[in-house]
Molecule: Glycine riboswitch aptamer
Organism: Gammaproteobacteria bacterium
RNA sequence: UUAACCCUUGAGGGAGAGACUCCGCAUCCGAACUUAACGGACUGCGGGGCGCCGAAGGCGCAACCCGCCCGGAAUCGCUCAGGCAAAAGGACCGCAGGGGUAAC
Numbered sequence: 001u002u003a004a005c006c007c008u009u010g011a012g013g014g015a016g017a018g019a020c021u022c023c024g025c026a027u028c029c030g031a032a033c034u035u036a037a038c039g040g041a042c043u044g045c046g047g048g049g050c051g052c053c054g055a056a057g058g059c060g061c062a063a064c065c066c067g068c069c070c071g072g073a074a075u076c077g078c079u080c081a082g083g084c085a086a087a088a089g090g091a092c093c094g095c096a097g098g099g100g101u102a103a104c
Base pairs, nucleotide, nucleotide: 001103002102004101005100006099007098008097009096010095012093013092018050020049021048022047023046024045025044026043027041028040029039030038051084052083053082057080058078059077060076064072065071
């Protein structure tokens, strides 16, 4: 210098699937009225049950990469973990920086 590859930082975009159900506790409201019980709340927390999703991670096959071997390896599959209102997270994409490698 090239802007090819890798890592990292920042903000932006970013899907899918039950605001399912049961139990307990707390809070609020109603009624009750000092005795505790009753009903309701897309309020919060915790624990179970069934159903489902895959794009953190993980595992598996191996499409693919490499002239071949070695090696690498998926947006495919599994669903341990994670997730199924919002929030958070989120593979991946481009933008702006930082570092390293490679070539000249």